Annotation:
A computed fold for a 73-nucleotide RNA from Candidatus Methanoperedens sp., annotated as transfer RNA. The organism belongs to Candidatus Methanoperedens, within Archaea. It matches the Rfam family "tRNA". Rfam's curators write: Transfer RNA (tRNA) molecules are approximately 80 nucleotides in length. Its mean pLDDT, the model's own confidence on a scale to 100, is 80.
RNA backbone atom coordinates (compact mmCIF):
# COMPACT_ATOMS: atom_id res chain seq x y z
C1' N A 1 0.00 0.00 0.00
C1' N A 2 -4.88 -2.75 -2.17
C1' N A 3 -10.29 -5.39 -1.05
C1' N A 4 -14.26 -6.44 1.86
C1' N A 5 -17.73 -5.57 6.43
C1' N A 6 -18.40 -2.63 11.01
C1' N A 7 -19.30 1.71 13.80
C1' N A 8 -27.17 3.83 15.62
C1' N A 9 -30.40 5.01 23.53
C1' N A 10 -25.41 3.14 29.44
C1' N A 11 -25.17 -2.51 26.65
C1' N A 12 -26.62 -6.40 22.71
C1' N A 13 -28.79 -5.38 18.06
C1' N A 14 -33.26 -3.91 14.49
C1' N A 15 -35.39 -0.35 10.79
C1' N A 16 -38.93 -3.68 5.08
C1' N A 17 -36.73 -0.31 -2.58
C1' N A 18 -35.57 7.58 0.83
C1' N A 19 -41.24 9.81 3.89
C1' N A 20 -42.14 10.96 12.13
C1' N A 21 -35.33 6.31 14.95
C1' N A 22 -37.69 1.27 17.48
C1' N A 23 -37.27 -3.76 20.57
C1' N A 24 -34.50 -6.90 24.80
C1' N A 25 -31.86 -5.80 28.77
C1' N A 26 -30.00 -1.70 32.08
C1' N A 27 -31.88 3.29 34.52
C1' N A 28 -35.98 6.21 36.85
C1' N A 29 -41.51 7.06 38.45
C1' N A 30 -45.92 4.11 40.22
C1' N A 31 -48.92 -0.06 41.23
C1' N A 32 -48.63 -5.08 43.80
C1' N A 33 -45.95 -6.70 49.09
C1' N A 34 -45.15 -5.96 56.23
C1' N A 35 -39.89 -5.60 53.15
C1' N A 36 -36.86 -7.77 49.24
C1' N A 37 -37.15 -10.68 44.72
C1' N A 38 -40.83 -11.51 41.13
C1' N A 39 -44.93 -9.38 38.09
C1' N A 40 -47.52 -5.42 35.92
C1' N A 41 -48.19 0.24 34.24
C1' N A 42 -45.58 4.02 32.64
C1' N A 43 -41.34 7.68 31.78
C1' N A 44 -36.56 9.39 30.67
C1' N A 45 -32.70 8.52 26.86
C1' N A 46 -29.82 9.39 20.25
C1' N A 47 -26.09 15.98 16.59
C1' N A 48 -27.73 7.72 13.84
C1' N A 49 -18.61 7.47 14.09
C1' N A 50 -16.95 12.77 11.83
C1' N A 51 -17.38 16.61 7.57
C1' N A 52 -19.57 17.54 2.79
C1' N A 53 -22.85 16.38 -1.60
C1' N A 54 -27.45 14.87 -4.09
C1' N A 55 -33.19 15.59 -2.95
C1' N A 56 -38.72 18.48 -0.84
C1' N A 57 -36.82 15.02 2.42
C1' N A 58 -30.40 11.02 4.14
C1' N A 59 -29.58 5.94 9.60
C1' N A 60 -30.34 4.65 4.19
C1' N A 61 -27.95 7.11 -2.03
C1' N A 62 -22.85 9.37 -3.17
C1' N A 63 -17.48 11.54 -1.96
C1' N A 64 -13.51 12.30 1.69
C1' N A 65 -12.64 11.28 6.74
C1' N A 66 -11.15 8.19 11.55
C1' N A 67 -11.87 3.57 14.36
C1' N A 68 -11.94 -1.43 14.91
C1' N A 69 -11.97 -6.73 12.45
C1' N A 70 -11.16 -9.92 8.47
C1' N A 71 -8.34 -11.10 3.77
C1' N A 72 -5.16 -9.87 0.15
C1' N A 73 0.40 -8.39 -1.20
RNA sequence: GCGAGAGUAGCUCAAUUGGUGGAGCGUCUCCUUGCCAAGGAGAAGGUCGCGGGUUCGAGUCCCGUCUCUCGCU